Context: one part of a larger RNA
Molecule: small-subunit ribosomal RNA, 3' major domain
Organism: Actinomycetota bacterium
């Protein structure tokens, strides 16, 4: 000097507390362990694996298993010799890959270019190693720490600074001090989202005037938006506390106050962490196969065990009828509207929009009112049996949704266990990536909207100082 302690002081954080909604029971979704299997492809393993790589497994994908096929290869470049022909169409055999016959016949004067056969050099491997690595990333933790130049002290290791008294969300600032100073972290600069001006007014808006069935039209920039620019908060004022600092409490004034809310931003390192299956690479390994092609399975399998969720056990409810009020978003092989047909999915039908102009767009829970009256029920909806839709070559193994019927378990869930501090939790629809289809799952968006927090002894994790160590 670190790391360590059922040592010690000081301090943080949804870490406890105090609170509210959850998992642990239930039935089903999905991922995992396991079992099975021709094969159930790999990979992820305590937080930091398990709705995770997967932001789309019927083929494909695909990497795995069975069969049926090729070997200069399905892809790239090069050399050498040879060839009319390759694509496409037809017809045969085939599950297709492909085989075969038949037709077809390239540009250029040429050299040659394009095709293709032989043959070499070679491709090619999602084979293996993440403990050979790049890059990327996860976690400590957005925690306040991690250095470093001179100088000073010490035979050295190393120390000082960075300790010490106050403050902070901060190694943030002030004092003080063998130390002075600097760098990478922290705040700031950067986005969004609250407030006000100012320019602009279409496809947005509609207060006055006129007009309609409707901002429809004329017509208006008043307003709400919308796009840019700009004001504004910085402990600037006051009062009090503090050491005359720093900073802390109140307070005015404000749309916003002491970091206003969010987001981006992740120091020096740690785990031989993760990933040779995004790429990329050294080595090692396959080479008529560990590479390629295809058509079927499989990755969906189930005595079983665990994570994640997702719908209920109901009356703050369920169901029927009526009636309101968002925001982000996204459309051309696309969204698709009026009208029409069906109980429905959804079919016809094509108007309008490459979109503040059309559409996807009826948001829903609230409201208003009828039932239902506590009952395994007008709760709850799994399973199963009919009969249809739609997407696709193609729904058997394996896709999603309508509708008739059936109506399982469940009556709040043991030991334990998780989230959350506000426009949050909890509820409630919604948009959007992937997608031909196929979401309870991930990313978003707005509607409604709480409760608690006396306090820091415990339980976790962390930061600063100190102590002891037979640990490095």
């Nucleotide at each position: 000097u670190g790391a360590c302690g059922g040592g010690g002081g000081c301090c943080c954080g949804c870490a406890c507390a105090a609170g509210c909604a959850g998992c642990g029971g239930a039935g089903c979704a999905u991922g995992u362990g396991g079992c099975u299997u021709a094969a159930u492809u790999c990979g992820a393993c305590g937080c930091a694996a398990c709705g995770c790589g997967a932001a789309g497994a019927a083929c494909c994908u695909u990497a795995c298993c069975a069969g049926g096929u090729c070997u200069u290869g399905a892809c790239a470049u090069g050399c050498a010799g040879g060839g009319a022909a390759a694509a496409g169409c037809g017809g045969c055999g085939g599950a297709a890959a492909c085989g075969u016959c038949g037709u077809g016949u390239c540009c250029g004067a040429g050299a040659g270019g394009g095709c293709u056969c032989u043959g070499c050099a070679c491709a090619g491997g999602u084979g293996g190693u993440g403990c050979a690595u790049g890059g990327c990333u996860g976690u400590c933790g957005u925690c306040a720490g991690c250095u470093c130049g001179u100088g000073u002290c010490g035979u050295g290791a190393g120390a000082u600074g960075u300790u010490g008294g106050g403050u902070u969300a901060a190694g943030u600032c002030c004092c003080g001090c063998a130390a002075c100073g600097a760098g990478c972290g922290c705040a700031a600069c950067c986005c969004c989202u609250g407030u006000c001006g100012c320019a602009u007014g279409u496809u947005g808006c509609c207060a006055g005037c006129a007009u309609u069935u409707a901002g429809u039209u004329g017509g208006g920039g008043a307003c709400u938006c919308a796009u840019g620019c700009g004001a504004g908060a910085c402990u600037g004022c006051c009062g009090g506390c503090g050491u005359c600092a720093a900073g802390c409490c109140g307070g005015a004034g404000g749309a916003a106050g002491g970091u206003g809310g969010g987001g981006a931003u992740g120091a020096c390192g740690u785990c031989a962490a993760g990933u040779c299956a995004u790429c990329a690479u050294g080595c090692c390994c396959c080479u008529u196969a560990u590479g390629a092609c295809c058509u079927g399975g499989g990755c969906u399998g189930c005595a079983c065990a665990c994570g994640u969720g997702c719908u209920a056990c109901a009356a703050u409810g369920g169901u029927c009828g009526g009636u309101a009020c968002a925001a982000c978003g996204g459309g051309c092989u696309g969204c698709g509207a009026a009208g029409g047909c069906g109980u429905g999915a959804g079919c016809c039908g094509g108007a309008g929009c490459g979109a503040a102009u059309c559409c996807c767009u009826u948001a829903a829970a609230a409201c208003c009112g009828g039932c239902c009256c506590c009952a395994g029920u007008u709760c709850g909806g799994a399973u199963c049996g009919g009969a249809g839709g739609c997407u696709g070559c193609a729904a058997c193994u394996c896709g999603c949704c309508u509708c008739c019927g059936u109506g399982a378990a469940g009556u709040c869930g043991g030991a334990g266990u998780u989230g959350c501090u506000a426009g949050u939790a909890a509820u409630c629809g919604u948009g959007g990536a992937u997608c031909a289809g196929c979401a309870u799952g991930c990313c978003g968006c707005g509607g409604u909207g709480a409760a608690u927090a006396c306090g820091u002894u415990c339980c976790c994790g962390g930061g600063c100082c100190u102590u002891g160590u037979a640990c490095a």